[in-house]
């Protein structure tokens, strides 16, 4: 330098144009215990990487830039 893939709550993911983004661990509260702890109910947490574009409508499509990873030089 060139391909090819990837970027979504605190972390790890689903969601390939449609109406209130999904689930799991965590965190907070309650509930239960002498007490913690696990079940269990129930709450916060995202403007889906950053611009511009296409569309009636974009996490999803194009185009740049950032950034990770692999592979080739």
């Nucleotide at each position: 330098g060139g391909u090819u893939u990837c970027g979504u709550g605190g972390u790890g993911u689903a969601g390939u144009g449609g109406u209130u983004a999904u689930c799991a661990c965590g965190u907070c509260u309650g509930c239960u215990u002498c007490a913690c702890a696990c079940a269990c109910a129930g709450a916060a947490a995202g403007u889906c990487c950053c611009c511009a574009g296409u569309u009636u409508g974009a996490a999803c499509c194009u185009g740049g830039g950032c950034g990770a990873a692999a592979c080739c030089u």
Predicted 3D model of a 73-nucleotide RNA (transfer RNA) from Anneissia japonica.
It matches the Rfam family "tRNA". The family's RNA type in Rfam is transfer RNA.
Taxonomically the source falls in Anneissia (Eukaryota, Metazoa, Eumetazoa, Comatulida).
The sequence is in RNAcentral, with records from Ensembl Metazoa.
Its mean pLDDT, the model's own confidence on a scale to 100, is 82.